[in-house]
Notes: A computed fold for a 135-nucleotide RNA from Paractinoplanes durhamensis, annotated as c-di-AMP riboswitch aptamer (ydaO/yuaA leader). Its mean pLDDT, the model's own confidence on a scale to 100, is 75. The source organism's lineage runs through Bacteria, Bacillati, Micromonosporales, Micromonosporaceae and Paractinoplanes. Its Rfam family is "c-di-AMP riboswitch aptamer (ydaO/yuaA leader)". Rfam describes the family as follows. This family represents a conserved RNA structure found upstream of the ydaO and yuaA genes in Bacillus subtilis and related genes in other bacteria.
RNA sequence: CGGGGGUCGCCGCCUAAUCGCCGUCCGGCGAACCGGGGAACCAUGUUUCUUCGGGGUGAAUCCGCACAACGCGGUAGGGAUCACUUCCAUCCCGAACCCGUCAGCUAACUCGGUCGGCGGCCGACGGAAGGAAAC
Numbered sequence: 001c002g003g004g005g006g007u008c009g010c011c012g013c014c015u016a017a018u019c020g021c022c023g024u025c026c027g028g029c030g031a032a033c034c035g036g037g038g039a040a041c042c043a044u045g046u047u048u049c050u051u052c053g054g055g056g057u058g059a060a061u062c063c064g065c066a067c068a069a070c071g072c073g074g075u076a077g078g079g080a081u082c083a084c085u086u087c088c089a090u091c092c093c094g095a096a097c098c099c100g101u102c103a104g105c106u107a108a109c110u111c112g113g114u115c116g117g118c119g120g121c122c123g124a125c126g127g128a129a130g131g132a133a134a135c
Stems, first nucleotide, its partner, number of pairs: 009121006018031005032114006042104001053102001054099004062074004077093004084130005
């Protein structure tokens, strides 16, 4: 001097997954956000009736090719840090899990969740239109 890793702090990203308070210390309470169940009406042409079962969370669905396996290409859809919206551009994701024969919508009501995974502390900081705020 360069590279890699770890710890603390800070700044950010995906996600509902954050904040506050109390306490007998690891357990509660609340706010906020999120999800499920649940009438009438509607769905009256939705689905099933033990089988091709059905359903839910999520952006994560579908198509083609290949295959012993691994996989390849695309796609509905989704995300991206100078503050907002839209369009274009660029770069990415396009999974996984759960219920257990059962659930359409759904007011009242009711039951739950607040995980996890990354990046940076250097560089980069695209284009157009519109709006708002501040001065």